Context: one part of a larger RNA
RNA sequence: UGACGGGGGCCCGCACAAGCAGCGGAGCAUGUGGUUUAAUUCGACGCAACGCGAAGAACCUUACCUGGGCUUGACAUGUUCCUGACCGGCCUGGAAACAGGUCUUCCCUUCGGGGCAGGAUCACAGGUGGUGCAUGGCUGUCGUCAGCUCGUGUCGUGAGAUGUUGGGUUAAGUCCCGCAACGAGCGCAACCCCCGUCGCAUGUUGCCAGCAUUUAGUUGGGGACUCAUGCGAGACUGCCGGUGACAAACCGGAGGAAGGUGGGGAUGACGUCAAGUCCUCAUGGCCUUUAUGUCCAGGGCUACACACGUGCUACAAUGGUCAGGACAAUGGGUCGCUCCCUCGCAAGAGGUUGCCAAUCUCAAAAACCUGGCCCUAGUUCGGAUGGUCGGCUGCAACUCGCCGGCCUGAAGCUGGAAUCGCUAGUAAUCGGAGAUCAGCACGCUCCGGUGAAUACGUUCCCGGGCCU
Numbered sequence: 001u002g003a004c005g006g007g008g009g010c011c012c013g014c015a016c017a018a019g020c021a022g023c024g025g026a027g028c029a030u031g032u033g034g035u036u037u038a039a040u041u042c043g044a045c046g047c048a049a050c051g052c053g054a055a056g057a058a059c060c061u062u063a064c065c066u067g068g069g070c071u072u073g074a075c076a077u078g079u080u081c082c083u084g085a086c087c088g089g090c091c092u093g094g095a096a097a098c099a100g101g102u103c104u105u106c107c108c109u110u111c112g113g114g115g116c117a118g119g120a121u122c123a124c125a126g127g128u129g130g131u132g133c134a135u136g137g138c139u140g141u142c143g144u145c146a147g148c149u150c151g152u153g154u155c156g157u158g159a160g161a162u163g164u165u166g167g168g169u170u171a172a173g174u175c176c177c178g179c180a181a182c183g184a185g186c187g188c189a190a191c192c193c194c195c196g197u198c199g200c201a202u203g204u205u206g207c208c209a210g211c212a213u214u215u216a217g218u219u220g221g222g223g224a225c226u227c228a229u230g231c232g233a234g235a236c237u238g239c240c241g242g243u244g245a246c247a248a249a250c251c252g253g254a255g256g257a258a259g260g261u262g263g264g265g266a267u268g269a270c271g272u273c274a275a276g277u278c279c280u281c282a283u284g285g286c287c288u289u290u291a292u293g294u295c296c297a298g299g300g301c302u303a304c305a306c307a308c309g310u311g312c313u314a315c316a317a318u319g320g321u322c323a324g325g326a327c328a329a330u331g332g333g334u335c336g337c338u339c340c341c342u343c344g345c346a347a348g349a350g351g352u353u354g355c356c357a358a359u360c361u362c363a364a365a366a367a368c369c370u371g372g373c374c375c376u377a378g379u380u381c382g383g384a385u386g387g388u389c390g391g392c393u394g395c396a397a398c399u400c401g402c403c404g405g406c407c408u409g410a411a412g413c414u415g416g417a418a419u420c421g422c423u424a425g426u427a428a429u430c431g432g433a434g435a436u437c438a439g440c441a442c443g444c445u446c447c448g449g450u451g452a453a454u455a456c457g458u459u460c461c462c463g464g465g466c467c468u
Stems, first nucleotide, its partner, number of pairs: 007468007015458002019422002022419001026313008034304002042053002064299007073124001077123002079120003084116001088103006106115003126288002129286001131284001135282002137277003140273001142271001147186006153162003166177003192265004197233007207222002211220002236259001239253005315415001319374007331362003336355002340351004381412001386407007428450007
């Protein structure tokens, strides 16, 4: 000077408390450990590993295993030779790769040659091999916490201190006052994006008040309204009262769509953890070079006495089921989304139509409302598991996909110790879309619908800030 203390003072945070809904018990999904295996590829391990890398393992992916091949190589540059290759067809071995044979066959040109392909040789290629404790880059975390420093001056023999401490105040080292300090930088805030109100401009594919018209904003028409997308206005403690050191500020009020950071996002200081990543990429030195490279087929990553994490579905009547009716927002679509018609109980199939989309379409929103049945039962709850018949994608669903029909109908009657999230359009609950993607979503990321309870307070638990 820091760090630490079951030392002290002050102050924050869903940290506790007050509440609501969960997890921990069940079944299933998924990740991990362990075990098994020829292999079950690798990494990640308190918070900050474990629905994580993986926004999608049947083949491919794929890095692993078994077997079969290749050796200047699947890929790059250079040297040299030669021919016409490449593609394609056929034959043999074969599962393929590959090996051997056979048939056919180039392009450009400044006529030197070049492109592509094949053979040879050497330089070399190659490595998801090791080291994240050699590194760059990127990332997590403390933490969106309010801190971290510098120049000059002053003090101290010096390490250092001062400034940055003190009195108030703030979400904030935010601002005010004081002060051997005076200034400044990185952070805070603001500037950026979205939402909330209004005005102006423009009305098609959007809208429809009045006029005419129709099954239908369908058509004529209209620009009022909604909406769309551009430009502006608006909020600044600006105004009033009180408190306060006459300060900063705080409390209350007015006006206002919005009030004291309006709500949300982006934005992450100096640094910490030799944190994570050599398997995104880049890269030092090390190792490998007929193999730790590379090609192919099949298998594995999907195993299963068990243990843990994260989820989904439930245990029912605020419910289940059947019928009818209503209201969204965000997105996606030509190797695509598909209206409509026909067939099928259905998954789906066949025909046909529109749309490169404010035009057509995915698309039915669901919870909700109305009516009928069920009557407290392991049930008309619950749907695991199993049987069988089908559908779709794809070269191919045995290992190992998803979906539909019929039958089957397990555990489960609210979950011990312990533990997680959340302060408002939030929690809870309900559905919708997208990325990845041939197919595969209970995961992830967005979107809207319905919509609470509680916060006395800071003694205690956890984390953090300032002074001592």
Predicted 3D model of a 468-nucleotide part of an RNA (small-subunit ribosomal RNA, 3' major domain) from an uncultured bacterium. The prediction has a mean pLDDT of 86.